[in-house]
RNA sequence: UCUUAUCGAGAGUGACGGAGGGACUGGCCCGACGAUGUCACGGCAACCGCUGCCGAGUGGGAGAAAUCCGCUCAGGUAGGCCCAGGUGCCAAAUCCAGCUGCUCGGCGCAAGCCCUGUGGAAAGAUGAGA
Numbered sequence: 001u002c003u004u005a006u007c008g009a010g011a012g013u014g015a016c017g018g019a020g021g022g023a024c025u026g027g028c029c030c031g032a033c034g035a036u037g038u039c040a041c042g043g044c045a046a047c048c049g050c051u052g053c054c055g056a057g058u059g060g061g062a063g064a065a066a067u068c069c070g071c072u073c074a075g076g077u078a079g080g081c082c083c084a085g086g087u088g089c090c091a092a093a094u095c096c097a098g099c100u101g102c103u104c105g106g107c108g109c110a111a112g113c114c115c116u117g118u119g120g121a122a123a124g125a126u127g128a129g130a
Stems, first nucleotide, its partner, number of pairs: 001130007012041005020030003024098004042090003046087003050079005055073006062067001094123001099120004105114003
């Protein structure tokens, strides 16, 4: 950089530090009752590993058959979180919106504008693969 999956839940305490920060823009929030950030311990539980079970395929032995053992997995499910790991996360829905389709309602002669709900994108974050 590209592809792909997920993104309305969940999760603290202390130390360092010292001013902005929440990706960007507009809002709205957090912040000297010290935020963002870093470290330590702790926690949450998503992906990829890990373990078990189910299912499918396949090999071997015995057997009338049921069945037993092993291997593979694009699969489903449960567990465990470091007594077997690699990351991630621990303010607010990715904090809300940002382009566009449909839609409730309002304003307007009209073109259009505002607004409600709900889809699809874009952008962003994280994991996995290349």